[in-house]
RNA sequence: CACGCUCACACGGGGCGCCGAUGCGCGAAACCUCAUCGGCUGAGAGGCCUUGGCCGACCCGUCGAACCUGAUCCGGAUCAUGCCGGCGGAGGGAAUGAGGGCUUGGCGGUCG
Numbered sequence: 001c002a003c004g005c006u007c008a009c010a011c012g013g014g015g016c017g018c019c020g021a022u023g024c025g026c027g028a029a030a031c032c033u034c035a036u037c038g039g040c041u042g043a044g045a046g047g048c049c050u051u052g053g054c055c056g057a058c059c060c061g062u063c064g065a066a067c068c069u070g071a072u073c074c075g076g077a078u079c080a081u082g083c084c085g086g087c088g089g090a091g092g093g094a095a096u097g098a099g100g101g102c103u104u105g106g107c108g109g110u111c112g
Base pairs, nucleotide, nucleotide: 001105002104004102005101006100007099009097010096011061012060013059014058017040018039019038020037021036022035023034025032046055047054048053049052067092068091069090073086074085075084076083
């Protein structure tokens, strides 16, 4: 000095579902809204304000499946849901920065 790995910082991007029970409201009932408790998957489904934002955690940043579209999609499972697989050698997507540490390699110097 270079590649790779890793750590934290700064900046940027992203998602926050499904089900059950109870209670209130509306109502003939069902449905629906809200709240509480519990459960499922997962890295993450949280808090505050009020209809759209802010914050926190988590994940991702082109070596890009973080995440979105397709999608009120298809097959399978489930009480149910992107729960699993397909779709996906489809498309889009933040175009990162300067540092610390470690392995390896190169160059230069010094000593033997």